[in-house]
Context: one part of a larger RNA
RNA sequence: GGAUGAACGCUAGCGGCAGGCCUAACACAUGCAAGUCGAACGGUAAGGAUCACUUCGGUGAUUACACGAGUGGCGCACGGGUGAGUAACGCGUAUGCAACCUACCCUUAACUGGGGGAUAGCCCGGAGAAAUUCGGAUUAAUACCCCAUAACACUAUAGUAACACCUGUUACCAUAGUUAAAACUCCGGUGGUUAAGGAUGGGCAUGCGUGACAUUAGUUUGUUGGUGAGGUAACGGCUCACCAAGACUACGAUGUCUAGGGGGUCUGAGAGGAUGGUCCCCCACACUGGUACUGAGACACGGACCAGACUCCUACGGGAGGCAGCAGUGAGGAAUAUUGCGCAAUGGACGAAAGUCUGACGCAGCCAUGCCGCGUGCAGGAUGACUGCCCUAUGGGUUGUAAACUGCUUUUAUACAGGAAGAACUUCCCGGUCGUGACCGGGACUGACGGUACUGUACGAAUAAGCACCGGCUAACUCCGUGCCAGCAGCCGCGGUAAUACGGAGGGUGCAAGCGUUAUCC
Numbered sequence: 001g002g003a004u005g006a007a008c009g010c011u012a013g014c015g016g017c018a019g020g021c022c023u024a025a026c027a028c029a030u031g032c033a034a035g036u037c038g039a040a041c042g043g044u045a046a047g048g049a050u051c052a053c054u055u056c057g058g059u060g061a062u063u064a065c066a067c068g069a070g071u072g073g074c075g076c077a078c079g080g081g082u083g084a085g086u087a088a089c090g091c092g093u094a095u096g097c098a099a100c101c102u103a104c105c106c107u108u109a110a111c112u113g114g115g116g117g118a119u120a121g122c123c124c125g126g127a128g129a130a131a132u133u134c135g136g137a138u139u140a141a142u143a144c145c146c147c148a149u150a151a152c153a154c155u156a157u158a159g160u161a162a163c164a165c166c167u168g169u170u171a172c173c174a175u176a177g178u179u180a181a182a183a184c185u186c187c188g189g190u191g192g193u194u195a196a197g198g199a200u201g202g203g204c205a206u207g208c209g210u211g212a213c214a215u216u217a218g219u220u221u222g223u224u225g226g227u228g229a230g231g232u233a234a235c236g237g238c239u240c241a242c243c244a245a246g247a248c249u250a251c252g253a254u255g256u257c258u259a260g261g262g263g264g265u266c267u268g269a270g271a272g273g274a275u276g277g278u279c280c281c282c283c284a285c286a287c288u289g290g291u292a293c294u295g296a297g298a299c300a301c302g303g304a305c306c307a308g309a310c311u312c313c314u315a316c317g318g319g320a321g322g323c324a325g326c327a328g329u330g331a332g333g334a335a336u337a338u339u340g341c342g343c344a345a346u347g348g349a350c351g352a353a354a355g356u357c358u359g360a361c362g363c364a365g366c367c368a369u370g371c372c373g374c375g376u377g378c379a380g381g382a383u384g385a386c387u388g389c390c391c392u393a394u395g396g397g398u399u400g401u402a403a404a405c406u407g408c409u410u411u412u413a414u415a416c417a418g419g420a421a422g423a424a425c426u427u428c429c430c431g432g433u434c435g436u437g438a439c440c441g442g443g444a445c446u447g448a449c450g451g452u453a454c455u456g457u458a459c460g461a462a463u464a465a466g467c468a469c470c471g472g473c474u475a476a477c478u479c480c481g482u483g484c485c486a487g488c489a490g491c492c493g494c495g496g497u498a499a500u501a502c503g504g505a506g507g508g509u510g511c512a513a514g515c516g517u518u519a520u521c522c
Stems, first nucleotide, its partner, number of pairs: 001522004006518005013374006019367002021332001026330003030327003035074003040071002043067002047065001048063006081285003090210008100202002105198008113147004123136005153178005159172005183190002211257003218248003223245008260282004264275004287308005310321004338364001340363003346360001347358004377408004388398004414458005422449001427444008466511005471492003477506005487494002
């Protein structure tokens, strides 16, 4: 000198864009953050509409409206947070899988036949303070089960050919065996099953790279390898039985400490050094530890079970909870924001759609935290006015064109008026093309931000400057006070009676809505 997720002191007019718990992965009151589908189902708690009855309070029925609770499907594995752990195939990069999986989506081929028993809900009854739960009767399905059919799927046994990176792979063919489905419908379709391929997403393996300490030198028994079996989507000591005695290590094993990694960021001429906040990719975690279930996918933040610590409720028998989601609270700390608005846009889940949900996201609020921009006026004006300060003191110098005064402008402020783009879709209506649901054109509908940005008019210099420094480094000097005191200080150093170094004043210098100090990095 540059930089910062900064903090502190003094000061402060505005706007745009960004950023904002670095500390206690400490504990959390409250609200919200994952639902959706009635075009899968039995149905009907609430509401609407219609009809009937009515004691005018309501009651009952129906329903191509709607729908609480329930069965079922899809989603909840995404999105969002944090960096505790991890020195590791975790990450980065480059490969491989002849050792693998992939819901939804796309393409292609084939099929979608028959039957059955339950169960939630509803109803009846019971236990419990509650959370919840038990018994009986009855009922549906795209829930569950059985049978049929069936292969290019799978299994076993053969054969032929081609290829290969070891076990082998691919193609063709033969025999035997095994295995599937679900309906809804506005009759157009939408679904379902099987197989092949694609796309997307993942899994696994490997080469190389990726901290400190040798004042850590030996480490290891599923350890290293083999055979066989189990397990997995899949290879593998992944697990197990048996056999062998290996395996790693000064090219740093093992141990201890520290740490999420990368794209990047800061600095530097570069090499390098430091760093990993915001944004993007990957990983890990979800009160602590463990376990599996469901599922295409989890060993699952707002799922389950067990144990532990903590908090809460209790009728003492027993129960409930998990903000490292968004706000917010306490605590810690030098220090870090609103218990805001909206789904209008983008994206996501579900749905045929309308739509519902979405603290993702879009916005607004707070903070000079940073960067950038604008303003605090411009021109003229000398009796060089007054005050202040200084001096060689009847006089000069400086403040200083500075002020007064004259003319001008109105960014900004204030008031008033107008007022966006972001909107494209979807849906409805009309028209056209193909042909019956897609595309195109026109019209209507849809804005949280927001009466915001922006524009115009009026008004009047009106509404707006500080901070640090002035001995040298280092731009900027005098007076007074103090008297090795009070104090300053980044280094050298200054102060003991003429201090340009302390404190005040006048003047000056630098930067400027900031200026200094502190901390850290280069």